[in-house]
Description: A computed fold for a 1523-nucleotide RNA from a Candidatus Dojkabacteria bacterium, annotated as small-subunit ribosomal RNA.
RNA sequence: UUUACUGAGAGUUUGAUCCUGGCUCAGGACGAACGUUGGCGGCGUGCCUAAGGUAUGCAAGUCGAGCGAGAACUCCGAUUUAUCGGAGGGAAGCGGCAAACGGGUGAGUAAUGUACAGAUAACUUGCCUUUUUCUUGGGGACAGCUUGGUGAAAGCUGAGGUAAUACCCAAUAGUCCAUUAAGUUGAAAUCCUUAAAUGGUAAAGGCUAUAUUUCUUUUGAUUUAUAGUUGGAAAAAGAGAGGUCUGUAUCCUAUCAGCUUGUUGGUAAGGUAAUAGCUUACCAAGGCAAAGACGGGUAGGGGGUGUGAGAGCACGGCCCCCCACAGUGGCACUGAGACACGGGCCACACUCCUACGGGAGGCAGCAAUUAGGAAUCUUGCGCAAUGGGCGAAAGCCUGACGCAGCGACGCCGCGUGAAGGAUGAAGGCCUUCGGGUUGUAAACUUCUUUUCUCUGGGAGUAGGACGGACAGUACCAGAGGAAUAAGCACCUGCUAACUGCGUGCCAGAAGCAUCGGUGAUACGUAGGGUGCGAACGUUGUCCGGAAUUACUGGGCGUAAAGAGAGUGUAGGCGGUUGGGUAAGUUCUAUGUUAAAGACCACGGCCUACCCGUGGAAAAGCAUAGAAUACUAUUCAACUAGAGGAAGGUAGGGAAAAGCAGAACGUGUGGUGGAGCGGUUAUAUGUGUUGAUAUCACACGGAAUACCGGUGGCGAAGGCGGCUUUUUGGACCUUUCCUGACGCUGAGACUCGAAAGCUAGGGUAGCAAAACGGAUUAGAUACCCGUGUAGUCCUAGCUGUAAAUGAUGUAGGCUGGAUGUUGGGCAUAUGGUCUUGUACUAUAUGCUCGGUGUCGAAGUUAACACGUUAAGCCUACCGCCUGGGGAGUACGGUCGCAAGGCUAAAACUCAAAGGAAUUGGCGGGAACCUGCACAAGCGGUGGAGCACGUGGUUUAAUCCGAGGGUAAUCGUAGAACCUUACCAGGAUUUGAAUAUAGCUGCAUGGCCUAAGAAACUAGGUCAGCCUUCGAGGGGGCUAUACAGGUACUGCAUGGCCGUCGUCAGCUCGUGUCGUGAGAUGUACCGUUAAGUCGGGUAACGAGCGCAACCCCUAUCCCAUGUUACAUGUGUCUUGGGAAACUGCCGUGGUAAAACACGGAGGAAGGUGGGGAUGACGUCUGGUCGUCAUGGUCUUUAUGUCCUGGGCUACACACGCGCUACAAUGGUUAAUACAGAGGGUCGCUAAGUCGUAAGGCGGAGCUAAUCCUUAAAAUUAACCUCAGUUCGGAUUGAAGGCUGAAAUUCGCCUUCAUGAAGUUGGAAUCGCUAGUAAUCGCAGAUCAGCCAUGCUGCGGUGAAUACGUUCUCAGGUUUUGCACACACCGCCCAACAUGUUCCCAAAGUUGGUUUCGCCUGAAGAUCCCGGCUGUAUUUAUAUAGCCGGGAUCAAGGGUGGGGUUGAUGAUGGGAAUGAAGUUGUAACAAGGCCGCCGUAGGAGAACCUGCGGCGAAAUUACCUCCUUU
Repeated sequence: UUUACUGAGAGUUUGAUCCUGGCUCAGGACGAACGUUGGCGGCGUGCCUAAGGUAUGCAAGUCGAGCGAGAACUCCGAUUUAUCGGAGGGAAGCGGCAAACGGGUGAGUAAUGUACAGAUAACUUGCCUUUUUCUUGGGGACAGCUUGGUGAAAGCUGAGGUAAUACCCAAUAGUCCAUUAAGUUGAAAUCCUUAAAUGGUAAAGGCUAUAUUUCUUUUGAUUUAUAGUUGGAAAAAGAGAGGUCUGUAUCCUAUCAGCUUGUUGGUAAGGUAAUAGCUUACCAAGGCAAAGACGGGUAGGGGGUGUGAGAGCACGGCCCCCCACAGUGGCACUGAGACACGGGCCACACUCCUACGGGAGGCAGCAAUUAGGAAUCUUGCGCAAUGGGCGAAAGCCUGACGCAGCGACGCCGCGUGAAGGAUGAAGGCCUUCGGGUUGUAAACUUCUUUUCUCUGGGAGUAGGACGGACAGUACCAGAGGAAUAAGCACCUGCUAACUGCGUGCCAGAAGCAUCGGUGAUACGUAGGGUGCGAACGUUGUCCGGAAUUACUGGGCGUAAAGAGAGUGUAGGCGGUUGGGUAAGUUCUAUGUUAAAGACCACGGCCUACCCGUGGAAAAGCAUAGAAUACUAUUCAACUAGAGGAAGGUAGGGAAAAGCAGAACGUGUGGUGGAGCGGUUAUAUGUGUUGAUAUCACACGGAAUACCGGUGGCGAAGGCGGCUUUUUGGACCUUUCCUGACGCUGAGACUCGAAAGCUAGGGUAGCAAAACGGAUUAGAUACCCGUGUAGUCCUAGCUGUAAAUGAUGUAGGCUGGAUGUUGGGCAUAUGGUCUUGUACUAUAUGCUCGGUGUCGAAGUUAACACGUUAAGCCUACCGCCUGGGGAGUACGGUCGCAAGGCUAAAACUCAAAGGAAUUGGCGGGAACCUGCACAAGCGGUGGAGCACGUGGUUUAAUCCGAGGGUAAUCGUAGAACCUUACCAGGAUUUGAAUAUAGCUGCAUGGCCUAAGAAACUAGGUCAGCCUUCGAGGGGGCUAUACAGGUACUGCAUGGCCGUCGUCAGCUCGUGUCGUGAGAUGUACCGUUAAGUCGGGUAACGAGCGCAACCCCUAUCCCAUGUUACAUGUGUCUUGGGAAACUGCCGUGGUAAAACACGGAGGAAGGUGGGGAUGACGUCUGGUCGUCAUGGUCUUUAUGUCCUGGGCUACACACGCGCUACAAUGGUUAAUACAGAGGGUCGCUAAGUCGUAAGGCGGAGCUAAUCCUUAAAAUUAACCUCAGUUCGGAUUGAAGGCUGAAAUUCGCCUUCAUGAAGUUGGAAUCGCUAGUAAUCGCAGAUCAGCCAUGCUGCGGUGAAUACGUUCUCAGGUUUUGCACACACCGCCCAACAUGUUCCCAAAGUUGGUUUCGCCUGAAGAUCCCGGCUGUAUUUAUAUAGCCGGGAUCAAGGGUGGGGUUGAUGAUGGGAAUGAAGUUGUAACAAGGCCGCCGUAGGAGAACCUGCGGCGAAAUUACCUCCUUU
């Protein structure tokens, strides 16, 4: 420079936020399996489990050119046609080579393995290649065969005789082996070269051709020679193959920490192809290990495969390399090679045969079978190709291999049609009923033939001859005909894709969050859609995402995490300068890192997958060379780190001994005389046997007031009266010495509060336990009275705390400000004396060390930290990896014990947690307001009655409303009606609208019959409109539908209540904060008020407040009907003025706002009253005013009617009325309102009645008439009593309304004359024309159960010091584990179900080890005997038989270790529905909480001792100090 490659997040903790942190998902992959579905082809691939057992067939043979023999049969020849000879030929045998390859499997193996790099100066090598030489002379056997014996069989065995390239002996060898010497290379010689002598060790022939000798039946046999060929022997090389050794790498576990006796080394001998304790004897006592020995668990290793940006992580199936194994264990033989998958011997287990005597076998070769399992194929064809074995060759053998078969198991490719086709058909689904969608999809028209079926041809791969399993296959041609060919999953978010119906916390879904309790896009189903597609989903596993083990690439103040502190070993790291070396480091070169795979290029199958050829690359390792900055090492030097020396300083640093005073208790004595003590209040206790109090004396133990201080010292724990002795450390000054001597620190060691333990003392006070008294529902507590361990001392042990700065140690660097403490220096000003370079005090400045506060930058999730870092760097150590289970179990170890240290898992949850935010809450704090309290007046709660509610009752007592915010409420009028309820009787298109059909039709009045009525039947009288159209209207029938006070106020609208007429609630822009959010709207004043002023990172604005509106108080103007005293304006109606802190004073402030007082005024500080109700809360109320979605009902849950009920009555609650009397009652007289209503109405005068009322009818459509207020006042009586109070109840007689008064109305008269004598706990209203008290009117209404409600006026008070307390509200602040928001949250025990774990008398397996006994095959050694050969015959050599010793698999027996299973019972943990008991924690959680320890208790817990802040409050009181 070019090219290529190159990293994604989401859901889930909260009311919301940021962080920490886990869980889950989206991707890729697979030797897979399961479910649904399934057309074709190519290439691959297919027992992952039982290295469990196997029927049957096949998988290793071959050579006659090594050898003898050679049946049947074939060919040739001869002939006597009976036969004979020759050649070939099957099976078996001797002999050679192969069988150690190829094929399978992964049990074992954590190194005897593997990978890479080396070594062999310590080795071997058949077949093959090259070179040199040789191949001579002899010998005796054994199979086969023949013939006997024996056995069921397998087989064994005697005798006879036989060949060889079988076996043996001898000869021969300057080269081989042994021995010796010298030289060379090298680190090292036993290599190599040279030299010398002695000794040792070899061999095999066959075939072909020619010639030749001898014999002969002349076919032939035989001898010798030559040539060729193939073997054999010796030696030296090569190639390829193998053995052995070394270095490095190679899983988990320390709850495996010590292991080892052939063990480590040496000498000698043996042994091997070769080194070696490989083996043996002797000698020495070593060897390994925290860089993990030994033990346990798991596992074949690699090339590579999957994933990943990479680093890594996980894996090792197919293919290739290595290793190991062949039923289990052991052993050797043969051989070049084995301790041998288809060889041998032995033992054991199993299977088979048997005549019971004895034998046979080994599929982890290819097929196949059975078992196991979620699960894995044909008892196929062929040696045509490639390769292998044997052979001279032809050839034979080959389940290696080549092919085919089965399986969507995987990858890749192809198809299931293409073009046109709208009236957007039908059907389905949805619908707002208009339509939409399925959908150009179909039908239909035209076309094509991959695939398919049929027919015909037909390969290459095989180079030159024969030879084709695959295969009549691939492929080619022709014909036919859209014909033979689409499913699966999903559709709430993550995550692409939505509606209907059904279901109703059921059935079910779910990867996580979650969905489902009547409107489910989440369940089931349908339509539609999305994704992939001969597949699609699910399950399992691995990597990724996960920076969630962080090398790349994390953390530890509060989230998990700094050891309680120090000393110090190993280890790690280490100041300045120069030189050497070159281990690390860097560079270059060489070798290697097999092939396959991966990458690139090209090529071959139509393409792709697949395959072929070539190329490039790669880290690592080794060797050689170079460089020398850094690290290392070594030498020399330095002084800035560290240490020493000298001179000073401060100190509750440590240990020991002694001494002191105050307080306290006790004792003795005196005084004194009734209580003391204690608490919120009591009581227990104590006291006339004299306490408490007070005085004196004595004794005792423990602790040291004031000084005293975020002041001092110490490593931490910790240390406090004074004196003495001993002793550790620190700081400052001088800059004299040493010369890196340093930092950290796994193990290790030491110290280590309180409690506790052991032994012995001591014991004044205090005080676990214990006892008593209180409190309480209880009170195993808090409070009180006693009180033992303990607290103290001595000697030991224990070793833990919130042992905290919740902050490891050491070093360096990085702005400041201000205190304080210990030194030093300088200056200034004093003081002292011994007058000095003195000592001392103060102030200022500088400086070193310590200790605080605030803060720049920076850091942090935030809080906060900030030269005493939590900032920026360096070194080393410790620790963390979701919550619970659990700091627990088991094991180990320490301890006298209590317990400490180390430290899991099963199971379970989707969170647990940190900081900060907004709210809400607090038996937290501050401020403020309110008839909230207080100060007052009058009530309720007691009585009787009225009304409403609950409850009960009932055929029905219709329904709703339920603390405040239901209860004289809906209801401003339940006898019928109302009415919705009950009983009974009726009715079914109905009271409405529309359509169609029919109809001589409207409609009204009267009468009769039955009936409770509705209704039915009948009679009679009057009698439609019209534009002339079967138009309108009516009736009947039919169809759509009406109707519903049926349900859901938790589906809704509207309306209403409440907080609350409280002063609040928000927005835009800006600013601050990562963010939720904050600011504005936090401050200071002020107000009724977020009202106003000032100030201000805020500036403005909106809804609320206020004002605008109405009534009212004063005045003015106009008006004058019906008022009145006849001309006025009390009055009526309409309009206007007036009040604004405007004026004065005082206070207030920078100036104000504002407050207080005053003047004037009818009214003075929003004058009084009303209307007006912010954002929102209560899922508040109302489907029964009305409206309305959905659901339900339709001869009924609709509609009509009669009667009943809503009015019941043991009782409970609420709002009221009337009273209990003299401030009164009764009787008589007499005065003064306002506001309303009235024509189916209000009704006067008059008259009758005791009265209610009747008759009557003037007036009034209303300032005209109806229309008289009552308390008050005056007079008389009553005289404190159940009364001349009170009026309930009841009887009798009447009146009124109304069809109707019995259930169930009101009123009147007479008579009757109940309770009640001022009301317990508790509780309500009211601050002025108010409370209290007095009457009047109206709505509803035929009447009225109205004592209610809404208004109106008359008479007309008391009190408010004040905000401590109660209640409610507002603002600020603080704490919070609450957010459904304290009616919150939440802890433990008990009971009950389920699950898991631990212990346990034991029981029963696996594995391993030790001692002893026994001991097969086999190997080695020893002894005895026998045979062959040779002759050196008393020897040598080869072999055989018998016996013994050692080793030795296995077996037996006894004892250990370790690891499973199971176990009566015991213990623990987790979880489950709304169980029981309490209320421990969160607020000051009602006794502040928590940590350690000890005791106690149903339980949470309580108490003692010491510690911590991760505790609120700082108002008040007391004391001290200061001004």

It matches the Rfam family "Bacterial small subunit ribosomal RNA". Gene Ontology terms of the family: ribosome and structural constituent of ribosome. The RNAcentral record of the sequence draws on ENA.